Overview: Transfer RNA from a Planctomycetota bacterium, 76 nucleotides, folded computationally.
[in-house]
């Protein structure tokens, strides 16, 4: 430097044909117990990598940057 993949809650990952952004595990209350864990019940937790554009409508399509991951290839 080329070429592919990838970025969603604190972790991990789902989002179907562009049409109300979810789960799992964490957290946090509460019941349960003598305490605790375990189990249960409930809550809270999002600028969907930045930015632009296309749409009536974007996480999902394009276009740009950026971060990671692979692979090629240079140059030491």
């Nucleotide at each position: 430097a080329c070429g592919g993949g990838u970025a969603u809650a604190g972790c991990u990952c789902a989002g179907u044909u562009g049409g109300u952004a979810g789960a799992g595990c964490a957290g946090c209350u509460g019941a349960u117990u003598c305490c605790a864990a375990a189990u249960c019940a409930g809550c809270a937790g999002g600028u969907c990598g930045g930015g632009a554009g296309u749409u009536c409508g974007a996480g999902u399509c394009u276009c740009u940057c950026u971060g990671c991951c692979c692979g090629u290839g240079c140059c030491a």
The prediction has a mean pLDDT of 83.